[in-house]
RNA sequence: GCCCCCAUCGUCUAAUGGUUAGGACACCAGCUUCUCAAGCUGGAAAUACCGGUUCGAAUCCGGUUGGGGGCA
Repeated sequence: GCCCCCAUCGUCUAAUGGUUAGGACACCAGCUUCUCAAGCUGGAAAUACCGGUUCGAAUCCGGUUGGGGGCA
């Protein structure tokens, strides 16, 4: 230098172009307990960035950034 793959809550992981973007763990609050843990209930928290296509984009297309792999 060229080619391929990946990027979603703090972490891991779902999501036929039409969902309130779901779940687990963690976190916070409450209940329970003499206390802690466990358990139960509730809560906050995410589509890497910029454009395009579309009535509608996390999803399709182009570019950028970052990560991984291959060739040279």